[in-house]
A computed fold for a 328-nucleotide part of an RNA from an Alphaproteobacteria bacterium, annotated as large-subunit ribosomal RNA, domain IV.
Lineage of the source: Bacteria > Pseudomonadati > Pseudomonadota > Alphaproteobacteria.
The full RNA is in RNAcentral, with records from ENA.
Context: one part of a larger RNA
RNA sequence: CGAUGUUGAAGGAACUCGGCAAAAUGCUCCUGUAACUUCGGGAUAAAGGAGGCCCUUGCGCGGGCAACCGUGUGAGGGUGGCACAGAAUAGGGGGUUGCGACUGUUUACCAAAAACACAGGGCUCUGCGAAGUCGAAAGACGACGUAUAGGGUCUGACGCCUGCCCGGUGCUGGAAGGUUAAGAGGACGGGUGCAAGCUUGGAAUCGAAGCCCCAGUAAACGGCGGCCGUAACUAUAACGGUCCUAAGGUAGCGAAAUUCCUUGUCGGGUAAGUUCCGACCCGCACGAAUGGCGUAACGACAUCCCCGCUGUCUCCAACAUCGACUCA
Numbered sequence: 001c002g003a004u005g006u007u008g009a010a011g012g013a014a015c016u017c018g019g020c021a022a023a024a025u026g027c028u029c030c031u032g033u034a035a036c037u038u039c040g041g042g043a044u045a046a047a048g049g050a051g052g053c054c055c056u057u058g059c060g061c062g063g064g065c066a067a068c069c070g071u072g073u074g075a076g077g078g079u080g081g082c083a084c085a086g087a088a089u090a091g092g093g094g095g096u097u098g099c100g101a102c103u104g105u106u107u108a109c110c111a112a113a114a115a116c117a118c119a120g121g122g123c124u125c126u127g128c129g130a131a132g133u134c135g136a137a138a139g140a141c142g143a144c145g146u147a148u149a150g151g152g153u154c155u156g157a158c159g160c161c162u163g164c165c166c167g168g169u170g171c172u173g174g175a176a177g178g179u180u181a182a183g184a185g186g187a188c189g190g191g192u193g194c195a196a197g198c199u200u201g202g203a204a205u206c207g208a209a210g211c212c213c214c215a216g217u218a219a220a221c222g223g224c225g226g227c228c229g230u231a232a233c234u235a236u237a238a239c240g241g242u243c244c245u246a247a248g249g250u251a252g253c254g255a256a257a258u259u260c261c262u263u264g265u266c267g268g269g270u271a272a273g274u275u276c277c278g279a280c281c282c283g284c285a286c287g288a289a290u291g292g293c294g295u296a297a298c299g300a301c302a303u304c305c306c307c308g309c310u311g312u313c314u315c316c317a318a319c320a321u322c323g324a325c326u327c328a
Stems, first nucleotide, its partner, number of pairs: 001323008010314002014312001019309001027051005036041001038157001052079012080084001092307004097302002099299002104116002120155007132141003158294004163224003168221002170217005177212003183206002188201005225243005252286001253283001264280005
């Protein structure tokens, strides 16, 4: 000096990205227990009290004829220690907010999460030799199932909801029309031949699906404007004009896991707060199943605050063990 432990005056998070680590809490019984809530919870909420041993005595149970013995529990009295759940084992607690409903799952060996899954919701395909999948096929799975079934896809408990756009792309439908392959068709030619013929080119016309075209469809892929003016202070603009569009973002939310400017502004908390909470709305660039907004319970998730507690720190010290180091 290091590792692992133990202890520490006063202070008590001043440490630090962050209470990381440590300390503290811890058992049983009794009392008591808030907001909120899906009425189940929240809850061991929180907060408090008791606990050893001896004597006396009440009651319960078991054994015994009984005296009594064993065991459990209550009351009264006494008594020892620094300390009685005396060791070991053994929750720290509370509040706000975000995200995800939840229990689960995951990167075997740097990520456990807000990611995945999930019940629940929707759309869509599939009538059974099903659709779909594997296979060259036979065949198999689907399923010894049959639309309350099976496949695909999106969303993700629950509550309140889920607005407008079908112009583009996709999908579905459409006995007309346009385009159109092979094929059908052969007008009209070419070569050759005296001719019959042989051979060769070939217009019109008839020809599927697809595409064009016409519709439907957004819990399909997706999209959801600009400029100018206007009210009796000012400011602002319910109102008006105009251009463009398929339609111009509804409800709800909003400096947000989204806000560049930005430490926005105001309020709260602190003596002091780029974080946090509540508001505002000027949303650079929220927004409705790529779901929107809420939400009790839950979380080795993330943020902020408070109580308790402490060597995290002010500021380090001592001790124990093991190393390091010196000598043998």